[in-house]
Annotation: Model confidence (mean pLDDT): 89 of 100. This is a predicted structure of a 75-nucleotide RNA (c-di-GMP-I riboswitch aptamer) from Rubrobacter sp. Taxonomically the source falls in Rubrobacter (Bacteria, Bacillati, Actinomycetota, Rubrobacterales). It was read from a public genome assembly, where an Rfam model found it.

RNA sequence: AGACGAUAAAGGCAAACCCGUCGCGAGGCGGGGACGCAAAGCCACGGGCCUCACGGAGGCAGCCAGGUUACCGAA
Numbered sequence: 001a002g003a004c005g006a007u008a009a010a011g012g013c014a015a016a017c018c019c020g021u022c023g024c025g026a027g028g029c030g031g032g033g034a035c036g037c038a039a040a041g042c043c044a045c046g047g048g049c050c051u052c053a054c055g056g057a058g059g060c061a062g063c064c065a066g067g068u069u070a071c072c073g074a075a
Base pairs, nucleotide, nucleotide: 004073005072012037013036017032018031019030020029021028022027035062041068042067043066046064047063048060049059050058051057052056
């Protein structure tokens, strides 16, 4: 440095559901809450799924692949 990922240590994120709020909606954000997660950090430009005021405009990164950045260190 790369790969890998423990019943390790420190810390992190937060599904469903509930409340508030924004949005036509898919959904976003904040709070509560933890099913899970070793990138469940970020990226929508590949595939996929979803929405709508459907020659178009959007959403999902916790569906897969990929890119990129990062904590720890047993085998």